A computed fold for a 114-nucleotide RNA from a rhizosphere metagenome, annotated as SAM riboswitch aptamer (S box leader). It matches the Rfam family "SAM riboswitch aptamer (S box leader)". Its family is annotated with regulation of gene expression in the Gene Ontology. Its mean pLDDT, the model's own confidence on a scale to 100, is 80.
RNA sequence: UCUCAUCCAGAGAGGUGGAGGGAAACGGCCCUGUGAAGCCCGGCAACCCGCUUGCAAUGUUGCAGGCAGGGUGCCAAUUCCGGCGGAGUAUCAUUGGAUUUCCGCAAGAUGAGG
Numbered sequence: 001u002c003u004c005a006u007c008c009a010g011a012g013a014g015g016u017g018g019a020g021g022g023a024a025a026c027g028g029c030c031c032u033g034u035g036a037a038g039c040c041c042g043g044c045a046a047c048c049c050g051c052u053u054g055c056a057a058u059g060u061u062g063c064a065g066g067c068a069g070g071g072u073g074c075c076a077a078u079u080c081c082g083g084c085g086g087a088g089u090a091u092c093a094u095u096g097g098a099u100u101u102c103c104g105c106a107a108g109a110u111g112a113g114g
Base pairs, nucleotide, nucleotide: 001114002113003112004111005110006109007108012041014040015039016038020031021030022029026082027081028080042075043074044073047071048070049069050067051066052065053064054063055062056061079107083105084104085103086102087101088100090099091098092097
């Protein structure tokens, strides 16, 4: 960098640590000394490996499940909210537009491949 999948669910009133944090820039809005980040422990989930049940083709496969041992990941708020396009509702403005709902795309994150 490319491809595919997922992203409105879930996860401690523990230890340490001390001021910051919400991936990056900007804006917003929040969390934080009733203690942030980080680290340890703990947990959630089940993408990959592993184990396993059923069904189909008699082991290399596929489909639907289970377990959570290994590899990641994750543990405030929708990917906290902001971008672009389309459709709709109502209110405000009534020239442009603002708020709002849905769909698609983009961007990003995570995993698995190349």